[in-house]
RNA sequence: AUUGAACGCUGGUGGCGUGCCUAACACAUGCAAGUCGAACGAGCGAAGGGAGCUUGCUCCUGGAGCUAGUGGCGCACGGGUGAGUAACACGUGGAUAAUCUACCUAUCAGUUUGGGAUAACAGUUGGAAACGACUGCUAAUACCGGAUACGAACCAGAUUUACCUUUGGUUGAAAGGGGGCCUCUGCAUAUGCUCUCGCUGAUGGAUGAGUCCGCGGCUCAUUAGGUAGUUGGUGAGGUAACGGCUCACCAAGCCGACGAUGAGUAGCUGGUCUGAGAGGAUGAUCAGCCACACUGGGACUGGAACACGGCCCAGACUCCUACGGGAGGCAGCAGUGGGGAAUAUUGCGCAAUGGGCGAAAGCCUGACGCAGCGACGCCGCGUGAGGGAUGAAGGCCUUCGGGUCGUAAACCUCUGUCAGGAGGGAAGAAGUGUACGGGUGCUAAUCAGCUCGUAUUUGACGGUACCUCCAAAGGAAGCACCGGCUAACUCCGUGCCAGCAGCCGCGGUAAUACGGAGGGUGCAAGCGUUAAUCGGAAUCACUGGGCGUAAAGCGCGCGUAGGCGGCUUAGUAAGUCAGGGGUGAAAUCCCACGGCUCAACCGUGGAACUGCCUUUGAUACUGCUAGGCUUGAGUGUGUGAGAGGAUAGUGGAAUUCCUGGUGUAGGAGUGAAAUCCGUAGAGAUCAGGAGGAAGAUCAGUGGCGAAGGCGACUAUCUGGCACAAUACUGACGCUGAGGUGCGAAAGCGUGGGGAGCAAACAGGAUUAGAUACCCUGGUAGUCCACGCCGUAAACGAUGGAUACUAGGUGCUGGGGGCACGACCCUCGGUGCCGUAGCUAACGCGUUAAGUAUCCCGCCUGGGGAGUACGGUCGCAAGGCUGAAACUCAAAGAAAUUGACGGGGGCCCGCACAAGCGGUGGAGUAUGUGGUUUAAUUCGAUGCAACGCGAAGAACCUUACCUAGGCUUGACAUCCAGGGAACCUCUCCUAAAAGAGAGGGUGUCCUUCGGGAAACCCUGAGACAGGUGCUGCAUGGCUGUCGUCAGCUCGUGCCGUGAGGUGUCGGCUUAAGUGCCAUAACGAGCGCAACCCUUAUUGUUAGUUACCAUCAGGUGAAGCUGGGGACUCUAACAAGACUGCCAGCGUAAGCUGUGAGGAAGGUGGGGAUGACGUCAAAUCAGCACGGCCCUUACAUCCGGGGCGACACACGUGUUACAAUGGGGGGGACAGCAGGCAGCGACAUGGUGACAUGAAGCGAAUCCUCUAAACCCCUUCUCAGUUCGGAUCGAAGUCUGCAACCCGACUUCGUGAAGCUGGAUUCGCUAGUAAUCGCGCAUCAGCCAUGGCGCGGUGAAUACGUUCCCGGGCCUUGUACACACCGCCCGUCAAGCCAUGGGAGUUGGGGGUGCCUAAAGUCCGUAACCGCAAGGAUCGGCCUAGGGUAAAACCGAUGACUGGGGCU
Repeated sequence: AUUGAACGCUGGUGGCGUGCCUAACACAUGCAAGUCGAACGAGCGAAGGGAGCUUGCUCCUGGAGCUAGUGGCGCACGGGUGAGUAACACGUGGAUAAUCUACCUAUCAGUUUGGGAUAACAGUUGGAAACGACUGCUAAUACCGGAUACGAACCAGAUUUACCUUUGGUUGAAAGGGGGCCUCUGCAUAUGCUCUCGCUGAUGGAUGAGUCCGCGGCUCAUUAGGUAGUUGGUGAGGUAACGGCUCACCAAGCCGACGAUGAGUAGCUGGUCUGAGAGGAUGAUCAGCCACACUGGGACUGGAACACGGCCCAGACUCCUACGGGAGGCAGCAGUGGGGAAUAUUGCGCAAUGGGCGAAAGCCUGACGCAGCGACGCCGCGUGAGGGAUGAAGGCCUUCGGGUCGUAAACCUCUGUCAGGAGGGAAGAAGUGUACGGGUGCUAAUCAGCUCGUAUUUGACGGUACCUCCAAAGGAAGCACCGGCUAACUCCGUGCCAGCAGCCGCGGUAAUACGGAGGGUGCAAGCGUUAAUCGGAAUCACUGGGCGUAAAGCGCGCGUAGGCGGCUUAGUAAGUCAGGGGUGAAAUCCCACGGCUCAACCGUGGAACUGCCUUUGAUACUGCUAGGCUUGAGUGUGUGAGAGGAUAGUGGAAUUCCUGGUGUAGGAGUGAAAUCCGUAGAGAUCAGGAGGAAGAUCAGUGGCGAAGGCGACUAUCUGGCACAAUACUGACGCUGAGGUGCGAAAGCGUGGGGAGCAAACAGGAUUAGAUACCCUGGUAGUCCACGCCGUAAACGAUGGAUACUAGGUGCUGGGGGCACGACCCUCGGUGCCGUAGCUAACGCGUUAAGUAUCCCGCCUGGGGAGUACGGUCGCAAGGCUGAAACUCAAAGAAAUUGACGGGGGCCCGCACAAGCGGUGGAGUAUGUGGUUUAAUUCGAUGCAACGCGAAGAACCUUACCUAGGCUUGACAUCCAGGGAACCUCUCCUAAAAGAGAGGGUGUCCUUCGGGAAACCCUGAGACAGGUGCUGCAUGGCUGUCGUCAGCUCGUGCCGUGAGGUGUCGGCUUAAGUGCCAUAACGAGCGCAACCCUUAUUGUUAGUUACCAUCAGGUGAAGCUGGGGACUCUAACAAGACUGCCAGCGUAAGCUGUGAGGAAGGUGGGGAUGACGUCAAAUCAGCACGGCCCUUACAUCCGGGGCGACACACGUGUUACAAUGGGGGGGACAGCAGGCAGCGACAUGGUGACAUGAAGCGAAUCCUCUAAACCCCUUCUCAGUUCGGAUCGAAGUCUGCAACCCGACUUCGUGAAGCUGGAUUCGCUAGUAAUCGCGCAUCAGCCAUGGCGCGGUGAAUACGUUCCCGGGCCUUGUACACACCGCCCGUCAAGCCAUGGGAGUUGGGGGUGCCUAAAGUCCGUAACCGCAAGGAUCGGCCUAGGGUAAAACCGAUGACUGGGGCU
């Protein structure tokens, strides 16, 4: 885009079309084929006339008209359907000299003379009926003789190739009807004439039909052979006609890879749909042809049938029946049942068109014309138009401002299509008949006929189309969609549910994707969905594809058919090209014009129908015929290289075995071992022997061969190739479906052989296991001969042949030149690099994957599957050929960036190593898990949670639990009223809450009335409040990789692109730090530096700090005057930069117990954390979207809990002791803090502390005695004078309050623990270790934590193999959620399709045999007939039925095999 559609929702109107695609299933009822009286006899019989009379009957006559029957014509058309048919059925073009043709038409000739029946009818009679039987009568255009007959038919002769032609002979016909006139006659009537309709013979025409032929149009080769009347001939029969159409005889042919035969499917065509076309699909309506008419067979009649509404037989089915027997055939029009997703009225009319009959009128006509039903399709029209902003109400959204539906509505003005009502009202009608009139015309004449005019007569649709008037915006809009493709977005609900989905895919609490709503988009009386076809699809490629790696080159030759084929001459004209003729039905399509108001629709004309046939011409190319040529191909001569092949023989090295000698304890094997061999003498070594297999070095991207493949030497036989120079043949060529041969290894058969090696097997190891890898053995096999097999990653993953298209450089086999060389030219082969070109890229590139031609093979998404079935080959194993169901939305190629690797290279880090000290064991502190509980609030969970949030849980904190309260609230803003605020006391309560009493009256402005601010109380509602949820909606902040050296950009360049380059390489660095090189040149964030601190010095400044010098002064003392030197304080400077030297290096830089310097190579430390990763942590620090609660999930308060305790883990601390504990004495810091504070000093207390109290808001006073250390002394290796847990008693302090649940003091008690398994942590110098001190939080403190400060003060680093982490380069990848990845097979479970299967069952077709209806034909003794003759008799054939054995195709089947999905 389309449809004979169906389904869902919806539905105003008209026109034109169209409507059982399924059950060729079964059919009730009605209708669909009759007509002619001018062919015939007969019957009934109107009008009219007459008679009788009984005045309303009878008789006679009359014959209009009607009818069963005989007869004629029609019923073979028209109408339906598509079952069958793969066929001369259809299409197209021919042939018919091989034929027929009623009715129609033209011409010629005729239409004569006789005869016997029969239906109807009448009578008798059978039967339920259908339907008959017998007897008798009768007519014809029914039937039959005779005559005649041409140019008809037949026979014979002549002629002829044959036909034609000609002569003679024979045979064959008929029917009358109607009208009129004349004559005869008394009439009826007869004869004659004439017209007309018929009839007969003949020849033509037209129409229709039959038959034959060329060509064309489906699938399967897993259908490869078929055929006996088969193929042909002779003869005969038969037909309208040719012919094996049929028969007898003879011959053995005929068809087939250019697809016979078989199977499946199917009516064919014009056309229709689609497509740019070529094609593809289709064959409704309309038209042409065919076939069929319940199923099968058969003939009759006829011009034509083997006959839809005819006959006979058989079968199935239905109906009637008196059970004896009969009847029927909607695939005609309606209609019914059934089937189905699905397809209409038992309508009107012959008015028109057409058909049958008829002389005609006319009759018949479900053909046809119309109407009805169905949005089934196409086309047209309408559902209103203009104005209208308070942008109404309402809905929806909202950032709360507004936006949108929206000029939409309301409202105002207007119009009137369609539908409705009323009125008018066509065309389609031409004829025909009748009446009258005119003309013409036949005839002797009239009539008839023909023709013209006038009048009259014919409409189903239908009172329809159309026109006019009336009324009224009044009656008339839906459907699908809105994530992308694809035009159109928000809210709510839901929460991987419900659901959506054409593909991708949506949905797991903020869904533009589900459902609803608002809004929007598209189409519109329709819109969607489903089904189907074509297109897009160059995705079967003729136009117009491919095959190195994506699917795809046969493993390789030889060669048949076929296809293709060098130069040249002549002929021919098959292909080819051009002109003409015929045909290509109409309709359709296209163009133009015209008719319905337009359109759809219809009419007229044109073009077209790309085809076929025929004729004339052309001859370039192809073909064919004949001739020539040498360049393709081949042959001869010479030379050459070679693991080319086959057979026979020969030789050496090595392994193994055997024999002997020497000799002694091991050997062998492995990562390490063991099995194994060896004292019965191995291994080692020497000598000799046996046997088999294989050929070191040479050896090489060297050679040969078609491929597989070929490697010691010699001989024989043999294939191919190259080169050189010529001679010959003369296209002899290329490819190659089938066919045929060769064909590694393994394997198979028979017979040999068997040294080594070695599947299977055995043992030993390894391992969780080890049916493996390793080891010790070891059989087939490997070897030979003969025969099979026929496959390989049989690979260059690249079929063969020919020609053309830059080069360079190796190797190899020939030849030539020459200046003799590392030279030049040339032919053949074999490699590498590379231009153009090609390629998706990788790559290929004269050895093409380039440019062309020819031939063959092969491919068409992945899996299923190279499987199943079938066939074929094979001894088997198995090979070749080779599907489908089902299932997935991918599978695949090349390249890119990452990530990863038990890949590689380089490098770094307390990463290992070297060291020191710890953890893990004990007690205890603390955190966590778990458990428990009313609650044990919450969070943090590998590194990167666990002395973490928490720099302080007895109440508070506090978020948890229990109990009791309160509801505008504990807290904020606004409004109204009252009151200053505030303070004190009492009652009640567990407390909060609540009740009462008293005191107090301030500040600012003022018009002196009052008002205002802050604060308190009361009241109302807006609101407050939430440590409730979501860190996976977020901000901010933080951790981690990691202080690792990386991460990027602009421009340029390269690449189809992803992307690359830069950023790689070499050297160097702590560093992407720098230098050099470089299609890159620059730049940014990181590194470094700038900042702080510390180490040195200087300058400036000296109080509270300092005190060298001067003076004063004390028990002592910078205590005082002074000083600014020193220390120090705190501001500014200096200093360090590989700057200098030496060596190395191009340089950057490195090295140096170099110099100088306080410091030397970033001096030490800190702050500083790139792009990013982990949906990392935090909604409970804060902020914030959404959701949730609102007399509670808010808030207040008492008490409890966060402190529980079988247990497990992390982090600390104290120890286990003598490098120590205890006692006594003595010495030296720094950071920091202090008024609700630090608190000297004095007194009391054993002590914690208490009392009194100076100083100090601090370089001034206080905390503040530092400790380890040193000296003296004691303890003497023990669960201790170690260790201090636990417990008892008594106290101190803080605080409303130390029970749960504080710290401290004193006295007493004195647990585990004697250095800690596997494991694991920190640290490289003022570091580790060790020692004490201070501070934050804080009333106090569970601090052994955290953060700082100083004192004492080590050991070790060979080095980078390994573990861990990281950086750069490179490589592989089937990974990209990125190795914690991906993924294979068995097993278990469910579902699905399928193969095999003992069988069972069904179907269509073929074959043989038996039987055989009807019927044609043939025959005929018996039968009938007097006879002619005829059969119901006999025979052939045969539908159907029965039977038998096979083949094919299905269905089903216990069980079983694999496959797919989850």

This is a predicted structure of a 1462-nucleotide RNA (small-subunit ribosomal RNA) from an uncultured Pseudomonadota bacterium. Its mean pLDDT, the model's own confidence on a scale to 100, is 85. Its Rfam family is "Bacterial small subunit ribosomal RNA". Gene Ontology terms of the family: structural constituent of ribosome and ribosome.